[in-house]
RNA sequence: GCUUUCGUAGCUCAGUGGUAGAGCGCGAGCCUUGUAAGCUCGAGGUCGGGGGUUCAAAUCCCUCCGAAAGCU
Numbered sequence: 001g002c003u004u005u006c007g008u009a010g011c012u013c014a015g016u017g018g019u020a021g022a023g024c025g026c027g028a029g030c031c032u033u034g035u036a037a038g039c040u041c042g043a044g045g046u047c048g049g050g051g052g053u054u055c056a057a058a059u060c061c062c063u064c065c066g067a068a069a070g071c072u
Base pairs, nucleotide, nucleotide: 001071002070003069004068005067006066007065010024011023012022013021018055026042027041028040029039030038048064049063050062051061052060
């Protein structure tokens, strides 16, 4: 330098055009003499940046940034 894949909650990941979700973690409550475990509820995201297509974009297209793998 070229090719491919990836970037979504604090972490690991789903979601492949029509209201952004799960597990773990975090907070509160219940339970317990107390803690852990268990149960219930809650907070937390402008989906890496910008632009385009569309009635509508995390999703499709272009570009930039970052990460990984391969080739040279």
The RNA shown here (transfer RNA) has 72 nucleotides and comes from a Candidatus Nanoarchaeia archaeon. Lineage of the source: Archaea > Nanobdellati > Nanobdellota > Candidatus Nanoarchaeia. Rfam family: tRNA.